[in-house]
The RNA shown here (transfer RNA) has 71 nucleotides and comes from a Microgenomates group bacterium. The organism belongs to Bacteria candidate phyla, within Bacteria. RNAcentral holds the sequence, with entries from ENA.
RNA sequence: GCCUGAAUAGCUCAGUGGUAGAGCAUGUCAUUGGUAAUGACAAGACGAAAGUUCGAUUCUCUCUUCAGGCU
Numbered sequence: 001g002c003c004u005g006a007a008u009a010g011c012u013c014a015g016u017g018g019u020a021g022a023g024c025a026u027g028u029c030a031u032u033g034g035u036a037a038u039g040a041c042a043a044g045a046c047g048a049a050a051g052u053u054c055g056a057u058u059c060u061c062u063c064u065u066c067a068g069g070c071u
Stems, first nucleotide, its partner, number of pairs: 001070007010024004018054001026042005047063002050060002
């Protein structure tokens, strides 16, 4: 220099154009004589800019970061 893949909650991952989800973690409450466990509830996220579309996490393009391959 070229090619490919990835970027979604604090962490690990789903989500093929129509309200963004799960597990663990966190907080509150309940339960207990108390703790743990358990149950209920809550908070918390689509890497950045642009385009297509009535509508974009999803499609297109550019950039950034990371990983892999070729030279």